[in-house]
Molecule: transfer RNA
Organism: sheep gut metagenome
RNA sequence: GGGUGAUUAACUCAGCGGCAGAGUGCAUCCUUCACACGGAUGAAGUCACUGGUUCAAAUCCAGUAUCGCCCA
Numbered sequence: 001g002g003g004u005g006a007u008u009a010a011c012u013c014a015g016c017g018g019c020a021g022a023g024u025g026c027a028u029c030c031u032u033c034a035c036a037c038g039g040a041u042g043a044a045g046u047c048a049c050u051g052g053u054u055c056a057a058a059u060c061c062a063g064u065a066u067c068g069c070c071c072a
Base pairs, nucleotide, nucleotide: 001071002070003069004068005067006066007065010024011023012022013021018055026042027041028040029039030038048064049063050062051061052060
């Protein structure tokens, strides 16, 4: 330099055009003499960024950034 993949909650990941989710973690409560386990409830997201397409975009298109992989 060319090609290619990933980027979504604190972490690991789902979600292939119409409500943003799960597990773990976190907070409060119940349980316990206490802790752990278990149970209930809850908080936490500019969906990497910019622009475009669309009635409608996490999702489609283009560009940018970061991190991988392949080729030279």